[in-house]
């Protein structure tokens, strides 16, 4: 980068550091924001996709959550239309 699958109303911030827009685009709302967002970076924590363990059991479900991969920690992916939507996990090429 393709193309395939799952999920997206729950949860769970504090320093630091940037310095103007963020909330994917568009349209129309409404919100965060110089009391400093929005990224970054350190820590922490939530959560249970992958692993790992445990007990049905048959390729599913359910439970723990000590460690390993990621992910997430403002409002339902903020909301409502629209779209070749997107964002993350998993396995393939």
């Nucleotide at each position: 980068c393709c193309a395939c699958u799952a999920u997206c109303g729950c949860g769970a911030g504090c320093a630091g550091u940037c310095g103007a827009g963020a909330g994917u685009c568009c349209u129309g709302g409404c919100u965060c924001u110089a009391u400093g967002a929005c990224g970054c970076u350190g820590c922490a924590g939530c959560a249970a996709c992958c692993u790992u363990u445990c007990g049905a059991g048959a390729u599913u479900c359910g439970g723990a959550g000590c460690g390993g991969g990621u992910g997430c920690u403002a409002a339902u992916g903020c909301c409502a239309g629209g779209u070749u939507c997107g964002a993350u996990g998993g396995a393939g090429g």
Molecule: SAM riboswitch aptamer (S box leader)
Organism: Flaviflexus ciconiae